[in-house]
Context: one part of a larger RNA
RNA sequence: CGCGGGAAAUCUGCGCGGCUCGGGCACUAGUACGAGAGGACCGUGCUUGACAGACCUCCGGUUUGCCGGUUGUCCCGCCAGGGGCACCGCCGGGUAUCCGCGUCUGUACCGGAUAAGCGCUGAAAGCAUCUAAGCGCGAAGCCGUCCGCAAGAUUAGAUUUCCUUGAGGGCCGUCACAGACUAUGACGUCGAUAGGACGCAGGUGUAAAGGUGGAGACACCAAAGCCGAGCGUUACUAAUUGCCCGAAA
Numbered sequence: 001c002g003c004g005g006g007a008a009a010u011c012u013g014c015g016c017g018g019c020u021c022g023g024g025c026a027c028u029a030g031u032a033c034g035a036g037a038g039g040a041c042c043g044u045g046c047u048u049g050a051c052a053g054a055c056c057u058c059c060g061g062u063u064u065g066c067c068g069g070u071u072g073u074c075c076c077g078c079c080a081g082g083g084g085c086a087c088c089g090c091c092g093g094g095u096a097u098c099c100g101c102g103u104c105u106g107u108a109c110c111g112g113a114u115a116a117g118c119g120c121u122g123a124a125a126g127c128a129u130c131u132a133a134g135c136g137c138g139a140a141g142c143c144g145u146c147c148g149c150a151a152g153a154u155u156a157g158a159u160u161u162c163c164u165u166g167a168g169g170g171c172c173g174u175c176a177c178a179g180a181c182u183a184u185g186a187c188g189u190c191g192a193u194a195g196g197a198c199g200c201a202g203g204u205g206u207a208a209a210g211g212u213g214g215a216g217a218c219a220c221c222a223a224a225g226c227c228g229a230g231c232g233u234u235a236c237u238a239a240u241u242g243c244c245c246g247a248a249a
Stems, first nucleotide, its partner, number of pairs: 001152001005163007015149004021049007033038001051106005059100003066093005071086006110144003117137004168245004172188005193238003196234005202227003210221004
């Protein structure tokens, strides 16, 4: 821009793509078969690998704005307690998030038409013949079934609702399950969108000051203190007021 008024939402599915794989064990059955040794088809159940998708409860990583320990040095006048720098200084842990080495699920069943092949009926050709007319069975393959996209499918589809008494959209702001920008999605006081506060979960691992014990290092009083992203509650702060576009009569 188009889709013959303008919108919002929900669909249909022309068509396109994806998937399509293996192993082991047991039962049937020590059966059929075989002199024996050995040892099945068919069918059924369990399990596992590879691959793929989703997810983070568990396990394991990450976690440079969390907590602790600690070295050197500079600084906060000194002590104590802290801050800066040194690869996050080094080291021990670590929520959310994102991940795999983790967890779950999938490859199935089934239907249709067939290939080779196997048949039924059956003439030409009084017989025979799966084929000439006709009919059936039959593959991991083909078409569906499963998953994803999908009406620019210009053949531009359908349904519902709304709209000049203005539907709907945008600008702007607070944002994230989104993100390079944009887009998408949530919210804008008729409000929990983000921050803050409060509570909880969770992480560190017992703060400072003081007291008690000890000669002292240190220990205890104390699951303390501190704390990102998580879950909730709460209008305290900021989402003010507004403006623009917008369709046939």